[in-house]
Predicted 3D model of a 389-nucleotide RNA (Bacterial RNase P class A) from a Gammaproteobacteria bacterium. Its Rfam family is "Bacterial RNase P class A". The family's RNA type in Rfam is ribozyme. The sequence was found by an Rfam model in a public genome assembly. The source organism's lineage runs through Bacteria, Pseudomonadati, Pseudomonadota and Gammaproteobacteria. The prediction has a mean pLDDT of 76.
RNA sequence: GGAGUCGGCCGGGCGACCGCAGUUUCGCGGCUGUUGCCAUCGUCAGCGUUGGUACGCGGUGCGGGAUUGAGGAAAGUCCGGGCUCCAUAGGACAGGGUGCCAGGUAACGCCUGGGCGGCGCGAGUCGACGGACAGUGCCACAGAAAAUAUACCGCCAGGCAGCGAGGCCACGCCUUAUUGCUUGGUAAGGGUGAAAUGGUGCGGUAAGAGCGCACCGCGUGCGUGGCAACACGAACGGCAGGGUAAACCCCACCCGGAGCAAGACCAAAUAGGAAUCCAUGGGCGUGGUCCGCGCCGGAUUCGGGUAGGUCGCUAGAGGUGUGCGGUGACGCGCAUCCCAGAUGAAUGGUCGCCUUCGACAGAACCCGGCUUACAGGCCGGCUCCCUUU
Numbered sequence: 001g002g003a004g005u006c007g008g009c010c011g012g013g014c015g016a017c018c019g020c021a022g023u024u025u026c027g028c029g030g031c032u033g034u035u036g037c038c039a040u041c042g043u044c045a046g047c048g049u050u051g052g053u054a055c056g057c058g059g060u061g062c063g064g065g066a067u068u069g070a071g072g073a074a075a076g077u078c079c080g081g082g083c084u085c086c087a088u089a090g091g092a093c094a095g096g097g098u099g100c101c102a103g104g105u106a107a108c109g110c111c112u113g114g115g116c117g118g119c120g121c122g123a124g125u126c127g128a129c130g131g132a133c134a135g136u137g138c139c140a141c142a143g144a145a146a147a148u149a150u151a152c153c154g155c156c157a158g159g160c161a162g163c164g165a166g167g168c169c170a171c172g173c174c175u176u177a178u179u180g181c182u183u184g185g186u187a188a189g190g191g192u193g194a195a196a197u198g199g200u201g202c203g204g205u206a207a208g209a210g211c212g213c214a215c216c217g218c219g220u221g222c223g224u225g226g227c228a229a230c231a232c233g234a235a236c237g238g239c240a241g242g243g244u245a246a247a248c249c250c251c252a253c254c255c256g257g258a259g260c261a262a263g264a265c266c267a268a269a270u271a272g273g274a275a276u277c278c279a280u281g282g283g284c285g286u287g288g289u290c291c292g293c294g295c296c297g298g299a300u301u302c303g304g305g306u307a308g309g310u311c312g313c314u315a316g317a318g319g320u321g322u323g324c325g326g327u328g329a330c331g332c333g334c335a336u337c338c339c340a341g342a343u344g345a346a347u348g349g350u351c352g353c354c355u356u357c358g359a360c361a362g363a364a365c366c367c368g369g370c371u372u373a374c375a376g377g378c379c380g381g382c383u384c385c386c387u388u389u
Base pairs, nucleotide, nucleotide: 001385002384003383004382005381006380007379008378009377010376012354013353014352015351016350017349018348020069021068022067023066024065025064026063027062028061030060031059032058033057034056035054036053037052038051039050041048042047071360075371076370078369079368080367081366082365083259084258085257086256090291091290092289093288095255096254097253098252099251100114101113102112103111104110115129116127117126118125119124130250131249135248136247137244138243139242152190153189154186155185156184157183158182159181160180161179162178164176165175166174167173168172198216199215200214201213202212203211217239218237219236220235222233223232224231225230263311264310265309266308273302274301275300276299277298278297282296283295284294285293318337319336320335321334322333323332324331325330
């Protein structure tokens, strides 16, 4: 200097003017609700109706001030929870989820560390990572053969027949080469295929083969290290068909449901409506089935009314700084801060300057993750290459 990899941050800024929403405060002026007091009417009493007053409390209208106001993913709705209701409980089966080990966490399918395996020179990165000797299924085509295993080409030995050469004690025999048929042996060599019945080498054999040996692989138990997953070491055994579970399945662990349009309260209105069916040996009860428990009514259709307001709604498994512990995720302590709560839906418009000339993109109950999208810029760790000293 270049390339890469991992992590963190920003993601338009400043000023002026006007305009939004929340919280809070001050002022103005009426309206309104409520409490108290007075009066009036009714009333046995209690209490109720109506009117007035005070300005205690609250709401609403107008104006002024202060202060706060979208994200790293707010997206996807894929996981996990908090919270609310069913609800006064439960169990089993079916079903679903996860899948190496140990930790973290409220919890998780997430995160951290470790093991094993794949990719990468490396820093790193990815893993749907339990079980194929519980069982079932599948492995097309090609190939002899993909399981109840086998021989297409080939190699070796014997027999029969043909044919060439040579030799000999000569028409017979022996040696050697070759062709065809047949019997037996063989799975080393070749072919097919993603994969062929352990691999490589040496010996051995008629030719071959774990047939024997060495190393590797595989199996069994043993020892050492480690909490463990696992790793390493030596010993024994010639030991055999493989793959596939993101196929069914087996094993281990986990799992109620619905969801802020949950739910609670206030006000108002209507039709306390009609019909049909089931009815205690029945029906209903927040996924399915059964048992159990609870309730006594339930289901369907037609018709009618309302769609207003308040709460839920933001102080949290919270943020920031710092100390200690831990390899780390993270935990504990101390200090400090309040940082959107809209509801047809709030942050916009104009001008000037700067500038990386600005991407992906807008909360709607909240939080922890994962995944996806992202112009440009800044910072740091580590790895590799080149050059120079």